[in-house]
Molecule: transfer RNA
Organism: Telmatospirillum sp. J64-1
RNA sequence: GCCCAAGUAGCUCAGGGGUAGAGCAACUGAUUCGUAAUCAGUAGGUCGUAGGUUCAAAUCCUAUCUUGGGCACCA
Numbered sequence: 001g002c003c004c005a006a007g008u009a010g011c012u013c014a015g016g017g018g019u020a021g022a023g024c025a026a027c028u029g030a031u032u033c034g035u036a037a038u039c040a041g042u043a044g045g046u047c048g049u050a051g052g053u054u055c056a057a058a059u060c061c062u063a064u065c066u067u068g069g070g071c072a073c074c075a
Stems, first nucleotide, its partner, number of pairs: 001071007010024004018055001026042005048064005
């Protein structure tokens, strides 16, 4: 330098045009002498970034950044 994959909640991930979700973690309450466990509830997102297409974009297109992998170069 070229190619491929990934980037979504604090963590691990799902969702691939029509209301952004799950588990764990966090917080509040119940239970308990207390803690853990259990149960109920609450909060948490510029969907890597910037543009474009569309009535409508996490999703499609372009560019770009980061991470991982492969290939090439290495006189």